[in-house]
Context: one part of a larger RNA
């Protein structure tokens, strides 16, 4: 290498769009490139196999056969791939006309709390814990009544409920914009599918300018607990959290489960259409789709479990896996302002 493999043992890239390449729907008749079947050269001897023969035997030697599984011209076949041509409409896209939805961007506005600031009322605590102390308060807190300020964050609806490729995405209006999706029917005619490179999104921390800054809150102070206590409580509090651009490329980035398509019992829910049945509507019921979920049969799995949203049957492509540790580390390359990221051994040991 073959081969097995990838929820949980080692293994699916965080996610997508797409370049070679790979692969590909019916159906007519050509070509014959692969592909079958003959032939003719040719594939050196000796070796290896098989049948003889010769040294008394056998090793040895010898004669003959077969093999040599190729490679090249020629003939001829047309089923299957491929080819160029025609034609189809069941994949796959478009157009009318609809529904749904925290899909995404900008700009606006709203009450609720929280802290601040001024002011009225008022007085001796307040706060905090398992009990405390640091801390605030007679220079008038904490409470309480209205008034202003400003930043974040959107209680209830809220749901194994929507949306989104994933990463996520909730007040509310206004406006630009992506997708899905059911029902009718036009058209277009394989346009598909997957994708090494490529390129694009990507949570939270983190850098870089320059803003903002209410709460929280690493670091840090203090005050507890301890034996110590660089923690876990606790009172403070700075980066950050937040805005706008521009980096950074990572996560238990998980369903620990790639994308696509096709088959393979059944029950119950829910969320979005369509169709029907009765009804005055609602609402029920039956019934189709296209989503989310709870069981489950047959098969599957080491075994847990998975089971039409498969981890069953099969297809096509791409991605990784090959015993622990060393090590996701060295050196080197690319990327980055950095932090660091990628890509990736070995020696040694076990």
């Nucleotide at each position: 290498c073959u081969g097995g493999g990838c929820g949980u043992a080692a293994a699916g890239c965080g996610c997508g769009c797409g370049u070679a390449g790979g692969u590909g729907g019916u159906u007519u008749g050509g070509c014959a490139a692969g592909u079958u079947g003959g032939a003719u050269g040719u594939g050196a001897a000796a070796g290896c196999c098989c049948c003889g023969g010769g040294c008394u035997c056998a090793a040895c030697c010898u004669g003959g056969g077969a093999a040599u599984u190729g490679c090249a011209u020629c003939c001829a076949a047309a089923a299957c791939u491929g080819u160029a041509a025609g034609a189809c409409u069941a994949g796959a896209g478009u157009g009318u006309g609809g529904u749904a939805g925290a899909g995404g961007g900008a700009a606006g506005u709203g009450g609720a709390a929280u802290u601040c600031c001024g002011g009225g009322u008022g007085u001796a605590g307040c706060g905090g814990u398992g009990a405390a102390a640091u801390g605030c308060g007679u220079a008038g807190a904490u409470a309480u009544c209205g008034g202003g300020a400003g930043g974040a964050a959107u209680a209830c609806c809220g749901g194994u409920g929507g949306c989104g490729a994933a990463g996520g995405c909730g007040a509310c209006u206004u406006u630009c914009u992506g997708g899905c999706u059911g029902a009718a029917u036009a058209c277009u005619g394989a346009c598909g599918c997957u994708g090494a490179g490529g390129c694009g999104c990507g949570a939270a921390a983190g850098c870089g300018u320059g803003g903002g800054g209410a709460g929280c809150a690493a670091a840090c102070a203090g005050g507890a607990u301890u034996a110590g206590a660089u923690a876990c409580c606790c009172u403070g509090g700075u980066a950050g959290u937040c805005c706008a651009c521009g980096c950074c490329g990572u996560a238990a980035a998980c369903g620990a489960u790639g994308u696509c398509a096709a088959c393979u019992a059944g029950c119950c829910g829910u969320c979005g259409g369509g169709g029907g049945u009765a009804u005055u509507a609602a609402a029920a019921c039956c019934u189709u789709u296209a989503g989310u979920g709870g069981c489950g049969c047959a098969g599957u799995u080491a075994a847990c479990g998975c089971g039409a949203u498969a981890a069953g049957u099969u297809g096509a492509c791409c991605g990784c896996c090959u015993g622990g540790g060393g090590a996701g580390u060295a050196c080197g390359g690319c990327c980055g302002c950095a932090a660091g990221g990628u890509u990736a051994a070995a020696a040694c040991u076990c």
This is a predicted structure of a 350-nucleotide part of an RNA (small-subunit ribosomal RNA, central domain) from an uncultured prokaryote.
The coordinates come from a structure-prediction model, not an experiment, and the mean pLDDT is 89.